[in-house]
RNA sequence: CGGUGGCUCAGUCUGGUAGAGCGCUAGACUUGUAAUCUAGUGGUCGCGGGUUCAAUUCCCGCCCG
Repeated sequence: CGGUGGCUCAGUCUGGUAGAGCGCUAGACUUGUAAUCUAGUGGUCGCGGGUUCAAUUCCCGCCCG
C1' cells in the first nucleotide's frame, strides 16, 4: 500500500439505497456455433470491537498478500 459479486476493479478523500466491465442463465437472431441484441442473475464490502440516528467509508486490534 492492498483485501468490495465467480474474475478484474471503481466507490472511501467529503459517513446517508453498494456499482461497472467480463462472466453465468433464458430468449431473439443463425442451417448450427460464434458474434450481436433483449431480459435476468448476482455481495456477511477480510475478521472482531468502538464512535454515530446511520459505517465499505472514521477510530482501535487482529488475519492475509
Transfer RNA from a bovine gut metagenome, 65 nucleotides, folded computationally. Its mean pLDDT, the model's own confidence on a scale to 100, is 83.